[in-house]
């Protein structure tokens, strides 16, 4: 320069393939438990999906561009 693949809550990630109102687990907070902490239950509280732009009633998703990290080529 060119080409794969990744980018999602603080942290690891799933959901993209078949568009339909954003999830788990860890971790955080409030209660119960306990003599106190851990464990363990139960409720909560945080993200709009790297960015812009497009196609749609409707986009984390489909298309296009561009940013970053990583591996392959030259």
């Nucleotide at each position: 320069c060119g080409g794969u693949g990744c980018g999602u809550g603080g942290c690891u990630c799933a959901g993209c393939u078949u568009g339909g109102u954003a999830g788990a687990g860890c971790g955080c907070u409030g209660c119960g438990u306990u003599c106190g902490g851990g464990a363990c239950g139960c409720a909560g509280a945080g993200g709009u999906c790297g960015c812009a732009g497009g196609u749609u009633c409707a986009a984390a998703u489909c298309c296009u561009g561009u940013c970053g990290c990583a591996c392959c080529g030259a």